This is a predicted structure of a 471-nucleotide part of an RNA (small-subunit ribosomal RNA, 3' major domain) from an uncultured bacterium. The RNAcentral record of the full RNA draws on Greengenes. The coordinates come from a structure-prediction model, not an experiment, and the mean pLDDT is 82.

[in-house]
Context: one part of a larger RNA
Order: sequence, then structure tokens, then C1' cells
RNA sequence: GGACGGGCGCCCGCACAAGCACUGGAGUAUGUGGUUUAAUUAGAAGCAACACCAAGAACCUUUCCAGGUCUUGACAUGCGAGGCAUAGCACAGAGCUGUGUGUUAUCCUCAGGGACAUCGAGACAGGCGGGGCAGUGUUGUGGUCAGCUCGUGUCGUGAGAUGUUGAGUUAAGUCCCGCAACGAGCCCAACCCUUCUUUCCAGUUCAUACGUUAAGAGGCCUUUGGCGAGACUGCCGUGGACAAAACGGAGGAAGGGGGGGAAGACGUCAAAUCAUCAUGCCCCUUAUGACUUGGGCUACACACGUACUACAAUGGCGUUAAACAAAGAGAAGCAAGACCGCGAGGUGGAGCAAAACUCAAAAACAACGUCUCAGUUCAGAUUGCAGUCUGCAACUCGCCUACAUGAAGCUGGAGUUGCUAGUAAUCGCGAAUCAGCAUGUCGCGGUGAAUACGUUCCCGGGCCUUGCACU
Repeated sequence: GGACGGGCGCCCGCACAAGCACUGGAGUAUGUGGUUUAAUUAGAAGCAACACCAAGAACCUUUCCAGGUCUUGACAUGCGAGGCAUAGCACAGAGCUGUGUGUUAUCCUCAGGGACAUCGAGACAGGCGGGGCAGUGUUGUGGUCAGCUCGUGUCGUGAGAUGUUGAGUUAAGUCCCGCAACGAGCCCAACCCUUCUUUCCAGUUCAUACGUUAAGAGGCCUUUGGCGAGACUGCCGUGGACAAAACGGAGGAAGGGGGGGAAGACGUCAAAUCAUCAUGCCCCUUAUGACUUGGGCUACACACGUACUACAAUGGCGUUAAACAAAGAGAAGCAAGACCGCGAGGUGGAGCAAAACUCAAAAACAACGUCUCAGUUCAGAUUGCAGUCUGCAACUCGCCUACAUGAAGCUGGAGUUGCUAGUAAUCGCGAAUCAGCAUGUCGCGGUGAAUACGUUCCCGGGCCUUGCACU
């Protein structure tokens, strides 16, 4: 100088408190541990692993296992040789593959060349093999916390100190005042995107109304895009140290950082990743490489995490009412009206590369009716049977539909999580991945609360100071 203290002082944070809703109990989904297995590939491990890598394991993916195969190789660059490259068909085989049959090329200066495949040799290829404790790159974390440093000067024998401490103030080492310091850099803030208001311009938008007229033009509103304006403690008052700021008010669409995002200092955890990629070293080279069929990653006495659905009357069910959104996607695509089917869906194909057409029905909500507190007209697991769709193929192992079946569950112990406003809670909608598969993820809007006295305590953090058996 740091680190630490069940030391002191000051301050902050959904940290507590005040509230609301969860979770922990049930069923299911999903991840993990464990166990099992021929294999259940591998990684991630307190916070900061566990709906994480994985924005989607039937084959493929796929790394794992069993069997069958190949050895210059599935992939790349040279060398040599002779070419019938490639498509089709038949047979054998689970397929990879093997045998047979058989078709026909390209440029050309006619020397030859370029593809492509076969054979041969040897360089080599190949490795999701090893270790993230070799290293790059990327990421998490404390933490969007307010800190981390430097130059010169000064002080100290020196390590170092000062500046950066102090009085105030701020979300902030933010600003102001003081001061042996004076300045500066990274971070903070601002510049960027979005949302809220508005002038002008534009139009493949929407609706209304007017005049002239018969294909165009103008105004207002909505919306979309572009360029601008607007908010700065600017104005007034209070109080403050004549400071910085703070509090109240006016005007205003918006007021004191307006709301949200992007943006993450020096360094910490030998934190994570050699399985995104790339890579030094080590290892394998008729195999730790490559192909293929089938299986596995989906197992199941159990334990944990994260979610979904419920246990009902603030409800379930039915009917009616074109009730009312936003943001997206669409060509090997989205698919309307129509017809068929109880339905999933099918037939068919208008329109649309989309402010034009389609997905598309928003749902909670409202009105009326019924149920009347029951394991029920709650709840929907499980199971039987019959189907639909995707796809070579749904047995292992897909989603969905109809009928039947109708489990646990009557609000959950100790404990524990999230959230301060258009938030929590609740209600639907869309997208990526994707042939198919969503209770997950990422977005979008609808309805829309309660509470915050306060900082004694728990947790984490910042500054000063003190002790010190640690460095």
C1' cells in the first nucleotide's frame, strides 16, 4: 500500500420494510444428478451449471453403440498411365456396394487442352482425438457499480503519500467551494436508435366532404417515410455560503436523466469455451480416419431446478353481438371465396415478391341463459378405439382430431423468488429454427392494480477512518 473485522461514521440498491403475485404440495412438459444400458455422445457446476450450448435428436443431424464395409481414402494439391465422363436397365445384398448389360460426350490452330471417372506410386489428406492449467479470439461475473490511473511539482531515508482527502451536492471522481498542488487520460454524462408533441414536403394508405368535370385536381383527418422544431433548471418564488444544487409553481404534448434500448473503465475469478471458428504441442494413420444399415441420445426404484395446467362461482358451459389491437411473415411460399367432412383436414386455386393479396379468428371483455358448492357441467392426466397431416419411413420415437375413459388435485411445511407504473398480474397475437414437431425463446399489443412509514435489522456494494495474528 492492500485484503479482512460478529470495528466506527456517511451513503446506495426490490437489500429489508409496506404490498401484489409466485414457487415449495398435485399432474404434465423440460433440463440436470443418480441408476440402468451394447450405447444411453460430449460440454456447462454456488451466486455467475440445471427450457443452458440446442433458433427445434424419427432417418439425416450425430459426435455414442452393434453389425457389414473401404484404405492416397468422404474432402485438397501435385505426378504417371491408358480412357466409354455421364444417364438408364437387370440381378445379388439390410444398405454401403458388387456383377452384368448398355447409351453418349466437350473445346480445338488437329499438335493438343479442359472437365470427369478408373488404375498405380509416393508426398499427403483426415481426426467433434487430448489438455481452456500452453495461447488467440469470444463470453460470463461483480456492475451501468463509480470508480481506475498518469505527467510535472511538493512531502517522506524509503516503500509510498499528495492530487483522488475536507464542507456541501449529485444517478455519477456530477458539479461547486476550499486546499501543495497544477493539469491530463479511461470510465460517467452527451453524441446514436426508439417512444411521446408538432410545422413543411411526399404518397401503392384510410375515411369524409366540396367545386369543376368525366379523369384528374384541392382541403381537413388518420397513417407511413423524409427534413426540421421542441426541454435548457430556460422563467418566477423559497431557501442555500452572493456557489453548486435542492424544493415549489407557471407555461407546455412532455420537467428536471421525460420512458426504453445500444453502449460495460483498470483489473478479478489459472471463471467458460481446443465441440462455432482458428491454433502451438502431444497422440491415431488398413484407424482415434471414412461409408453404410439398425439402435441410442426419448431408458426409470429415485432426488433437484425451471415452466405449463389446475384445484373453481371474480368461475365452468352455451348463445348473441362482423365489439376493439399491435408487431410480423409469405414464391419449392402465404393462400381467399366456393364445395366436402362432426373435426383435424381435403378438393380447387381468385389474389399477392405485398401500406394493394393472404396468413387473420384477436382473446380476455360485454349482454343473456344455465349450473348452485359437489371431487361437481371443476380439473384434465391416463388408457381404448377410429382417423388426419408431414415425410422414403411416425414400432422404438412426431403433432393434431373425433368418440369413449375421467387419475392426482379442495390453495400447498420449513423455506424461497419476482416486481415501484402502463410496472406486477392477467389475456391473446406473431416470428425465428423448421418437411413435420413449442407449456421453450425472442417480440407485439389488450385489460390493468396494491404499496413504499422508513433505513433498526438480513444480503450486496461505494467512500472516509481505526485495529491487525494475513499478503